Predicted 3D model of a 72-nucleotide RNA (transfer RNA) from a Candidatus Woesearchaeota archaeon. The RNAcentral record of the sequence draws on ENA. It matches the Rfam family "tRNA". Rfam classes the family as a transfer RNA. Rfam links the family to the GO term triplet codon-amino acid adaptor activity. The organism belongs to Candidatus Woesearchaeota, within Archaea.
RNA sequence: GGGCCCGUGGUUAAACGGUAUAACGUUCCCUUCGCAGGGGAAAGGCUCCGGGUUCGAUUCCCGGCGGGUCCA
Numbered sequence: 001g002g003g004c005c006c007g008u009g010g011u012u013a014a015a016c017g018g019u020a021u022a023a024c025g026u027u028c029c030c031u032u033c034g035c036a037g038g039g040g041a042a043a044g045g046c047u048c049c050g051g052g053u054u055c056g057a058u059u060c061c062c063g064g065c066g067g068g069u070c071c072a
Base pairs, nucleotide, nucleotide: 001071002070003069004068005067006066007065010024011023012022013021018055026042027041028040029039030038031037048064049063050062051061052060
């Protein structure tokens, strides 16, 4: 330098173009003498950035930036 894949709460992953969901983690409550475990609840995301298409974009298109991988 070129090809391909990826970028979503703290982490790991979902999401036929139509209110962004789960698990773990965190906080609080219940249970215990206490801890662990169990049960319940809550907070936490302007979906990497900028454009385009569309009534509507996490999703489709283009350009950046970042990461992974292969080739040189």